[in-house]
RNA sequence: GGGCUGGUAGAUCAGCGGAAGAUCGCACCGUUCGCAACGGUGAGGCCGCGGGUUCAACCCCCGCCCAGUCCA
Numbered sequence: 001g002g003g004c005u006g007g008u009a010g011a012u013c014a015g016c017g018g019a020a021g022a023u024c025g026c027a028c029c030g031u032u033c034g035c036a037a038c039g040g041u042g043a044g045g046c047c048g049c050g051g052g053u054u055c056a057a058c059c060c061c062c063g064c065c066c067a068g069u070c071c072a
Stems, first nucleotide, its partner, number of pairs: 001071007010024004018055001026042005048064005
């Protein structure tokens, strides 16, 4: 330098045109003498960045950045 895969909640990851979600973690409440476990409620996201296409983009197209991997 080139190819491929990936970048979404604090963490690990789904979702791949029309409601942004799961699990764990976190906060509060219940339960307990207390802790854990369990049950309930809730907070938490510029969907890597910038453009384009579309009535509508996390999703499609282009460029860039970052990580991994392969080739040179």
Description
The RNA shown here (transfer RNA) has 72 nucleotides and comes from a Methanomicrobiales archaeon. Its Rfam family is "tRNA". Rfam describes the family as follows. Transfer RNA (tRNA) molecules are approximately 80 nucleotides in length. By type it is a transfer RNA. Lineage of the source: Archaea > Methanobacteriati > Methanobacteriota > Methanomicrobia > Methanomicrobiales. Its mean pLDDT, the model's own confidence on a scale to 100, is 83. The sequence was found in a public genome assembly.